This is a predicted structure of a 376-nucleotide RNA (Bacterial RNase P class A) from Sphingomicrobium sp. The RNAcentral record of the sequence draws on ENA. The prediction has a mean pLDDT of 75. Taxonomically the source falls in Sphingomicrobium (Bacteria, Pseudomonadati, Pseudomonadota, Sphingomonadales).

[in-house]
């Protein structure tokens, strides 16, 4: 210098003009006018997890049901998040290790399933082949043994080697694997080792299930307060009265229910208003602890909080990226320097708040790691 990967951060600047929403000050009876100051993000998004707060329900505990989580340790208010480790798998390797990834508890509690192909898919099994036996028309057929070889498959009842055998086979042995047990190290997941066992135990739990742990529901349109006109409701009082009016699906009878008007008072609700509302598990800097996530202390700073919703538009100059042209110099081109033209400048928009995850994002800056080339 180039390429790749990881992490952190920024994500246009200045000015003119025209606007938008709150707050505040002044003027104004009011409508409004003028001044000042403030006004989106790293994701404000998806609303997927976890909390605060709120109301509703609930005497406590256990169990059951339902939902979720699932190696170990730590962090945190909490988490399905984060950090550190362990183990499996894949890739690379200079064989020391490194990188990526994992819904990573249990398959010896039980049940189910294992497509297609294949003889055979879980009680194992003989299609081809191999070996033995007697038979034979000499082509083979029959019976028995055999899972070492072939075939099919994602998977065929441990692997490699030696022995053994009629051929074979954990049939025997060594090593590896597996299971049991003991010891050592580690907080632990786990690792290392000794002894025993010839192998009994295929896979699948993002299949049912089992085990352990966690979980009441609701979302600021939560919820609290103040409360107009009008129309309902209730009480008291005045007036009126029922042999009446109205309703019970048409008419009559019977039956049942119900009652007008005025004044005053009380109560619930709607429109509306106020609160909730933003200063908080907060940001930044420093010191200390810790491998880290993170924690403690000190200093300092807080600047949207309004309604279905404002934070914008345009012009000029500059910046950045891409591309084209001219130019330098012996040299088309690369790099570099100078000049000019064109295009682009993202994703996106707070709605109670906070911690995460995920997703989107033109372009750029810094740091670390790996590889290559050049130089010293």
């Nucleotide at each position: 210098c180039c390429a790749g990967g990881g992490g952190a951060c920024c994500g246009g600047g200045c000015g003119g003009c025209c606007g938008c929403g709150g707050c505040u000050c002044g003027c104004g009876c009011a409508a409004g006018c003028g001044g000042g100051g403030c006004g989106a993000g790293g994701a404000a998004a998806g609303u997927c997890c976890g909390g605060g707060c709120u109301c509703c329900a609930c005497g406590g505990a256990a169990c059951a049901a339902c939902g979720g989580u699932g190696c170990c340790g730590g962090g945190u208010a909490a988490c399905g998040c984060c950090c550190g480790g362990c183990g499996g798998c894949u890739c690379c390797u200079u064989c020391g290790g490194g990188a990526g990834u994992c819904a990573g508890g249990g398959a010896u509690a039980g049940u189910g399933c294992c497509a297609c192909a294949g003889a055979a898919a879980g009680c194992a099994a003989u299609c081809c082949g191999c070996c033995c036996g007697g038979c034979u028309u000499c082509g083979g057929a029959c019976g028995g043994g055999u899972a070492a070889g072939g075939u099919c498959g994602a998977a065929a009842g441990g692997g490699u080697g030696c022995g053994g055998c009629a051929a074979g086979a954990g049939c025997g042995c060594a090593c590896c694997g597996c299971g049991g047990u003991c010891c050592u190290g580690g907080c632990g997941a786990c690792a290392g080792g000794g002894c025993c066992g010839g192998c009994a135990c295929g896979g699948u739990a993002a299949a049912c299930c089992c085990c352990a742990c966690c979980g009441g529901g609701u979302g600021c349109a939560a919820g609290a307060c103040c409360g107009a006109a009008u129309a309902g409701g209730g009480g008291c009082g005045g007036c009126a009265u029922a042999u009446g009016g109205g309703g019970c699906a048409g008419u009559u009878c019977c039956g049942c229910c119900u009652c007008g008007u005025c004044g005053c008072c009380c109560g619930g609700g709607u429109u509306g208003g106020u609160c909730g509302c933003u200063g908080g598990a907060g940001g930044c800097g420093g010191a200390g602890g810790g491998c880290a996530a993170c924690c403690u202390c000190c200093g300092u700073c807080c600047u949207a909080g309004a309604g279905g919703a404002a934070u914008g538009g345009u012009c000029g100059c500059c910046g950045c990226u891409c591309u084209c042209c001219c130019u330098g110099u012996a040299a088309c081109g690369c790099u570099c320097g100078g000049g000019g033209g064109g295009a682009g400048u993202a994703c996106a928009g707070a709605a109670c708040c906070c911690g995460g995850c995920u997703u989107a994002c033109a372009g750029g800056u810094c740091c670390c790691c790996u590889g290559g080339c050049a130089u010293u």